Background: RNAcentral holds the sequence, with entries from Ribocentre. Predicted 3D model of an 80-nucleotide RNA (c-di-GMP-I-GGC riboswitch aptamer) from a Deltaproteobacteria bacterium. Its mean pLDDT, the model's own confidence on a scale to 100, is 87. Rfam family: c-di-GMP-I-GGC riboswitch aptamer. The family has 40 seed sequences and 1,298 matches in Rfam 15.1. The source organism's lineage runs through Bacteria, Pseudomonadati, Myxococcota and Myxococcia.

RNA sequence: GCCGAUAAAGCCAAACCACGAGUAAUCGUGGGACGGAAAGCCACGGGUCCCAGGUUUAUGGGAUCGCCAGGUUGCCGAAA
Repeated sequence: GCCGAUAAAGCCAAACCACGAGUAAUCGUGGGACGGAAAGCCACGGGUCCCAGGUUUAUGGGAUCGCCAGGUUGCCGAAA
C1' cells in the first nucleotide's frame, strides 16, 4: 500500500416517538438501536423522491451520500 479479525479502544445511528423548520420530498434537536469498517465529508455521474409548470411530450428549482458509482480524509493492525 492493500486488506478487514470471535482483536483492542472507541465512533456513527435505521424504524419509531416528542418538539421545531419546510408547500413537500426531507432536515434539525432529544430519546431510541435496525444496522454500519468509513453509516466521515462531497449532490460533479446515474437512480429514486418532492414542488411548479406543461401534457404540443420539452423545462426549472429542490431532496436523498444509510440507493449505486466515484472523489477525498480518518482509528487499529491479526491473517492473506